[in-house]
RNA sequence: CUCUUAUCCAGAGUUGGUAGAGGGACAGGCCCUGAGAAACCCGGCAACCUGUGAUGUUAGAGGAAAACAUCACGCUGGUGCUAAUUCCCGCGGAAGAAAAAUUCCGAGAGAUAAGAU
Numbered sequence: 001c002u003c004u005u006a007u008c009c010a011g012a013g014u015u016g017g018u019a020g021a022g023g024g025a026c027a028g029g030c031c032c033u034g035a036g037a038a039a040c041c042c043g044g045c046a047a048c049c050u051g052u053g054a055u056g057u058u059a060g061a062g063g064a065a066a067a068c069a070u071c072a073c074g075c076u077g078g079u080g081c082u083a084a085u086u087c088c089c090g091c092g093g094a095a096g097a098a099a100a101a102u103u104c105c106g107a108g109a110g111a112u113a114a115g116a117u
Stems, first nucleotide, its partner, number of pairs: 002116007013042001016041003022032003026090001028088002043082003048078002051073008086109001091106005
């Protein structure tokens, strides 16, 4: 880089430190930003993996180990996240008597995690 699976309307600094002009993936829109952007550090959030505990299943008369599933915790470690629903939207369909506004559903794109080649 590609593929698979899961999640994406919750949460996290209205005043932390360094830094000094950009940022919100892309196009359009709309926003954030010298009352301080990106980035880095600290703090925090969350619970994907890991960890710990409980219950159940495999499971048979009983037990152990193991695997798997569900739930809880946030004490270990690996990531991630920390303006706005993934900020809205993009492609297709449905409702809307037509067109539109608007609403809903699905796909695509993107992000993150775990795994595979």